[in-house]
The RNA shown here (FMN riboswitch aptamer (RFN element)) has 119 nucleotides and comes from Ligilactobacillus murinus. The coordinates come from a structure-prediction model, not an experiment, and the mean pLDDT is 86. Taxonomically the source falls in Ligilactobacillus (Bacteria, Bacillati, Bacillota, Bacilli). Of the family's consensus pairs, 100% are formed in the model. It matches the Rfam family "FMN riboswitch aptamer (RFN element)". Gene Ontology term of the family: FMN binding. RNAcentral holds the sequence, with entries from MGnify.

RNA sequence: AUCUUCAGGGCAGGGUGUAAAUCCCGACCGGCGGUAAAAGUCCGCGACUCCUCGUUUAUUGCGGGGACUGAACUGGUGUGAUCCCAGUACCGACAGUUAAAGUCUGGAUGAGAGGAGAU
Numbered sequence: 001a002u003c004u005u006c007a008g009g010g011c012a013g014g015g016u017g018u019a020a021a022u023c024c025c026g027a028c029c030g031g032c033g034g035u036a037a038a039a040g041u042c043c044g045c046g047a048c049u050c051c052u053c054g055u056u057u058a059u060u061g062c063g064g065g066g067a068c069u070g071a072a073c074u075g076g077u078g079u080g081a082u083c084c085c086a087g088u089a090c091c092g093a094c095a096g097u098u099a100a101a102g103u104c105u106g107g108a109u110g111a112g113a114g115g116a117g118a119u
Base pairs, nucleotide, nucleotide: 001119002118003117004116005115006114013025014024015023027103028102029092030091031045032044033043034042040090041089049067050066051065052064053063054062055061072088073087074086075085076084094106095105096104
């Protein structure tokens, strides 16, 4: 450099109600790279949404740029940890729905940070 392939998890049990996996009690989940040491909450990236430029007959497709981008403390061990251990907290795109969703359904048998392999 070319090609192939992989690349996201989760409301048990209960309450109210005509109706809720959406509300309430409670339960559960954690993409990728980095780091003096294993991270949802440190640094950075991806995804979603929006704007814009090129190309296109096109509002489609492909390629580039930009905006946006959530949340953690205390104690302990240690040379070293906002990464381990203990405790207590907190966070989670858009559209849909008999009723408000991190967990259901949908765009998505998609895209993708990136990982592995072959030449």